Context: one part of a larger RNA
RNA sequence: GGCGCACGGGGGAUGCCUGGGCUCUUAGAGGCGAAGAAGGACGUGAUAAGCUGCGAAAAGCCGCGGGAAGGUGCAAAUGACCUGAGAUCCGCGGAUAUCCGAAUGGGGCAACCCGCCAUGUUGAAGGCAUGGCACUAUCUACGAUAGGUAGAUAGAGCGAACGUGGGGAACUGAAACAUCUAAGUACCCAUAGGAGAAGAGAACAAAAGUGAUUCCGCGAGUAGUGGCGAGCGAAAGCGGAGAAGCCCAAACCGCAGGGGUUAAGGCCCAUGCGGGGUUGUAGGACUGAGUUGUGGACUUGUACAUGAUAUCGGAACUACCUGGAAAGGUAGGCCGAAGAAGGUGAAAGCCCUGUAUGAGAAAUCGUGUGCAUACCUAUCAGAAUCCUGAGUAGGACGGGACCGGAGGAAUCCUGUUUGAACCCGGCAGCACCAUCUGCCAAGGCUAAAUACUCCUAAGAGACCGAUAGUGGACCAGUACCGUGAGGGAAAGGUGAAAAGUACUCCGAACAGGAGAGUGAAAUAGACCCUGAAACCGUGCGCUU
Numbered sequence: 001g002g003c004g005c006a007c008g009g010g011g012g013a014u015g016c017c018u019g020g021g022c023u024c025u026u027a028g029a030g031g032c033g034a035a036g037a038a039g040g041a042c043g044u045g046a047u048a049a050g051c052u053g054c055g056a057a058a059a060g061c062c063g064c065g066g067g068a069a070g071g072u073g074c075a076a077a078u079g080a081c082c083u084g085a086g087a088u089c090c091g092c093g094g095a096u097a098u099c100c101g102a103a104u105g106g107g108g109c110a111a112c113c114c115g116c117c118a119u120g121u122u123g124a125a126g127g128c129a130u131g132g133c134a135c136u137a138u139c140u141a142c143g144a145u146a147g148g149u150a151g152a153u154a155g156a157g158c159g160a161a162c163g164u165g166g167g168g169a170a171c172u173g174a175a176a177c178a179u180c181u182a183a184g185u186a187c188c189c190a191u192a193g194g195a196g197a198a199g200a201g202a203a204c205a206a207a208a209g210u211g212a213u214u215c216c217g218c219g220a221g222u223a224g225u226g227g228c229g230a231g232c233g234a235a236a237g238c239g240g241a242g243a244a245g246c247c248c249a250a251a252c253c254g255c256a257g258g259g260g261u262u263a264a265g266g267c268c269c270a271u272g273c274g275g276g277g278u279u280g281u282a283g284g285a286c287u288g289a290g291u292u293g294u295g296g297a298c299u300u301g302u303a304c305a306u307g308a309u310a311u312c313g314g315a316a317c318u319a320c321c322u323g324g325a326a327a328g329g330u331a332g333g334c335c336g337a338a339g340a341a342g343g344u345g346a347a348a349g350c351c352c353u354g355u356a357u358g359a360g361a362a363a364u365c366g367u368g369u370g371c372a373u374a375c376c377u378a379u380c381a382g383a384a385u386c387c388u389g390a391g392u393a394g395g396a397c398g399g400g401a402c403c404g405g406a407g408g409a410a411u412c413c414u415g416u417u418u419g420a421a422c423c424c425g426g427c428a429g430c431a432c433c434a435u436c437u438g439c440c441a442a443g444g445c446u447a448a449a450u451a452c453u454c455c456u457a458a459g460a461g462a463c464c465g466a467u468a469g470u471g472g473a474c475c476a477g478u479a480c481c482g483u484g485a486g487g488g489a490a491a492g493g494u495g496a497a498a499a500g501u502a503c504u505c506c507g508a509a510c511a512g513g514a515g516a517g518u519g520a521a522a523u524a525g526a527c528c529c530u531g532a533a534a535c536c537g538u539g540c541g542c543u544u
Base pairs, nucleotide, nucleotide: 001543002542003541004540005539006538007537008536009535015529016493017492020464021463022461023460024459025458026457027456028455029453030452031158032157039100040099041098042055043054044053046078047077050074051073061094062093063092064091065090066089070082071081072080105114106113107112115133116132117131118130119129120128121127135155136154137153138152139151140150141149142148162193163191164190165189166188167187173180177227203210204209214241215240216239217238218237224232225231245445246444247443248389252275253274254273255272256271258269259268260267261266280423282388283387284386285385286382287381288380289379295376296375300372301371302370303369304368305367306366307365308364309363311359312358313357317332318331319330320329321328333350334349335339341353342352343351394418395417396416397415398414399413400412401411404430425440426439427438428437429436480487481486500528503515504514505513506512
């Protein structure tokens, strides 16, 4: 030196565990904010650095309800206190709520600086206290023009995804690439709601008919489109989910203030408001006749019911054995509308918390029903006249949307430019024309079925189990890196219980260790469950 055996060091794999995650389900909730939010800064404790809570009334104050013996958070210890005159704790309502932040008196390098006005403080103020002072829009009053003054109301900012609208890529694919694709995606902006959008036929269809919209299954990868490449890709119809229909403008009538005109009475015009009226087998105005009750998508109040936000009752087991410990084993019982689950010194229906089931609210909120109330809501006949959405429909040029890439290209939108009819009217049915059929544009509203989950409650998993699962099981968006936008970790486990090693010794020692003691175990001693491998040793045996 090698090999072997034994025992260690080192290291933290593996096993087991879970306080955290992941993905869903069923309900709820779907917003918060000038009454100052979200998010922060700084404070706040007997001692107090951090977290949590709270706000100069500061781990809290008040009321009401629950609850019942202890309590002063994480978090020990000491001290001082509170508490059956009911504390701590839980729920509901209220008070307080510094400074910054939309931040709003002005400014500003957020958490700071500097004001003005009014009132009070017996007078005064370079003092103190309280309140007010931003901007925008609408309305009202004054005023009579000014970008005015005053008052009222609303807005502003934040928020995970979902919605609508306005803008809008590239990589990529086409085996290169330009039309095309990716894709109206990502992203940016605006804005709404618990949903949003769409929506009550100028629709589809085809000789038969349907009857708003939305979503799902089929139709169908069909019809089409396409350097006819890559690709893109409907609709009718059928079956389901869900169902709900309405209101203006105008004609006509009336009122108000204003303007024009007239000698006067009056007439006319525009504006605002009220009534009226709402459609295509045309309807309405107008004239005549007739209607007060029905229904509704609806405000507020009230009564009842029900649910949420604290809670309460809630069955049934003992002995022996092993063991540190019994829930294990043995024996004999019991309950069950409860044999879900978790905990308890190993494996518990009957020990604890619970579970099935039943009960419960002073206060706040939700839902449903009834009643009252605010709001909305019918018809028939006649036929002369009047009304029925105009820079609109349509055309041309350009661009875009549709399954449709300009094509034979209908339909829809519109930047430029033109430009009708008006009920004896108009639009559509894929160029266009005729017949026929369907419908009535140029105003508006509208639940449900649909999409989503920052959040709350209850639950589920052939999901993970600490290099996994969220980046984050742990004081993590932290430490750390970066001027910044931004990037972004590592890190869980003593034991049933701290019983966390009194005392002695070695040592310079508050290092480390040896005894002793605790414990079932200390090779469970805090670098603490198990403790693999690499790597490093010690002893012994064999051997060169």